[in-house]
Context: one part of a larger RNA
């Protein structure tokens, strides 16, 4: 100087407290650890790994593993030779691959280029290894308020001052005082959305006033209004009162659409963890070169005595079924959404339409209103299995996804423990997207609809700041 401490002082955070809804008991999805296994490819492993890398494992992916091939090659430049190369047909064969026939060169500035085949060498290939050789780019402390530098002074020096003190802040924010003065890199702010409005602009949006009708903003027609999107205004403790030297703080006072950083977002200071990735990508050593490289065809990545995270679905009556009705906002959409019409209990299938979308289309539920059920293992609850089928796709056996019937398993609110949230939040309903022929999405990221309790308080639980205190500790 740091660190540390079951020292002390002052502070903050869903940290604890008060609240609410969960996990932790079933059942199922998913991950992951043992186990099996020919293979269950690989890394991720306290917080900071475990619905992670994977924003789609059936074939591919794909690295595994079994069989079966290739060896200048599966892909690229360079240098030589050859005209072909494809494309149709057919034989073996799991295919990869090796044969047969059939047909044949395009462009041209005639040098040549394109394409493929054989040669030849230099080169290649490698999800092999090491993140503890590295770049890049993450995490985590921490969106915590902190980290430091010039010059001065102080100190024999390592250092210290500045950056401590009295106050104030979400904040080393800002004021006062000071051998400091001043200044970076962090805070803020400046950028985006959202909330209020002027003013521009009316088409595909919208419809107050007129008119017409097939009663639909459909038509004529209008720019008022919703919206749209461009420009700009609007909040600064600006105005008032109280305390303060001030900075600020109190009234949440006024007036405002909004009040004190209005509510989100994006942004992560010097560093910590030899913290993760060599399997995105680069890359430096080592390895491997008829194989640790390539092709190809089937297996596994989906396995099961079992334990652990993360989820979804119940255990019901604030419910379950059945008719009826009403309202979003973010996006997608031509190898695509798809009105509408028929067939089918449905999954969808078979027409047919209109959209490259403010124009068409996907397209709400929960809520309303009725009505049944009347505390049961039930008309709760769907897990498991038959059986019939719809869809994707060479192909659904290992190993898809939905339908439709039958069957109806644990499950009656969860020990000890233990997460999450402070407001349009948590609870709760659905809708959409990206990956993607399909789909194991219950995930992931986003949208909107209904909409709450509570916070006395800092004692103590955990991590943080700062100032001071002790140490045998760097």
């Nucleotide at each position: 100087u740091g660190a540390c401490g079951g020292g002390g002082g002052u502070c903050c955070g869903c940290a604890c407290a008060a609240g609410c809804g969960g996990u932790g008991g079933a059942g199922c999805a998913u991950g992951u650890g043992g186990u099996u296994u020919a293979a269950u490819u690989c890394g991720a492993u306290g917080a900071u790994a475990c619905g992670c890398g994977a924003g789609g494992a059936a074939c591919c992916u794909u690295a595994c593993c079994u069989a079966g091939g290739c060896u200048a090659c599966a892909a690229u430049g360079c240098c030589u030779u050859u005209g072909a190369c494809g494309u149709a047909u057919u034989u073996a064969g799991a295919g990869a691959u090796a044969g047969a026939u059939a047909u044949u060169u395009u462009c041209u500035u005639c040098g040549g280029a394109a394409c493929a085949a054989a040669g030849u060498g230099c080169a290649a290939g490698g999800u092999g290894c090491u993140g503890c050789a590295u770049g890049g780019c993450u995490g985590u402390c921490g969106u915590c308020a902190g980290c430091u530098c010039g010059u001065g002074c102080c100190g024999u020096g390592a250092g210290g001052u500045g950056u401590u003190g009295g106050g104030u802040u979400a904040a080393g924010u800002c004021c006062c005082g000071c051998a400091a003065c001043g200044a970076g890199c962090g805070c803020a702010a400046c950028c985006c959305c959202u909330a209020c409005u002027a003013c521009u602009a009316g088409u595909u949006g919208c419809c107050a006033u007129c008119a017409c009708c097939u009663u639909g903003g459909g038509u004529g027609g209008g720019g008022a209004c919703u919206c749209u999107g461009g420009u700009g205004g609007a909040a600064c403790u600006g105005c008032c009162u109280g305390c303060g030297c001030a900075a600020g703080c109190a009234g949440a006072g006024a007036g405002g659409a909004a009040g004190g950083u209005g509510g989100g977002g994006a942004c992560g200071a010097c560093g910590u963890c030899a913290a993760g990735u060599c399997a995105u990508c680069a890359u430096g050593g080592c390895c491997c070169u008829u194989a640790c490289g390539c092709c190809u065809a089937g297996g596994g990545c989906u396995a099961c005595a079992c334990a652990c995270g993360u989820g979804c679905u119940a255990c019901a009556a604030u419910g379950g079924g059945c008719u009826g009705u009403a309202c979003a906002g973010c996006g997608g959409g031509u190898a695509g959404c798809u009105a509408c019409c028929u067939g089918g209990u449905a999954a969808c299938a078979g027409g047919a339409u209109g959209c490259c979308a403010a124009u068409c289309u996907c397209g709400a539920a929960a809520g309303c209103a009725g009505u049944u059920c009347u505390c049961a293992g039930u008309u709760c609850g769907g897990a498991u299995u038959g059986u019939g089928g719809u869809c994707u796709g060479c192909a659904a056996c290992u190993c898809g996804a939905c339908c439709a019937u039958a069957u109806g398993a644990a499950g009656u609110u969860g020990g000890a423990a233990u997460c999450g949230c402070u407001a349009g939040u948590a609870a709760u309903c659905g809708c959409g997207c990206a990956u993607c022929a399909g789909c194991a999405a219950u995930g992931g990221c986003g949208c909107g609809g209904u909409g709450a309790a509570u916070a006395c308080g800092u004692u103590c639980c955990c991590g943080g700041a700062c100032c001071u205190u002790g140490u045998a500790c760097a």

The part of an RNA shown here (small-subunit ribosomal RNA, 3' major domain) has 474 nucleotides and comes from an uncultured Cytophagaceae bacterium. The full RNA is in RNAcentral, with records from ENA. Its mean pLDDT, the model's own confidence on a scale to 100, is 81.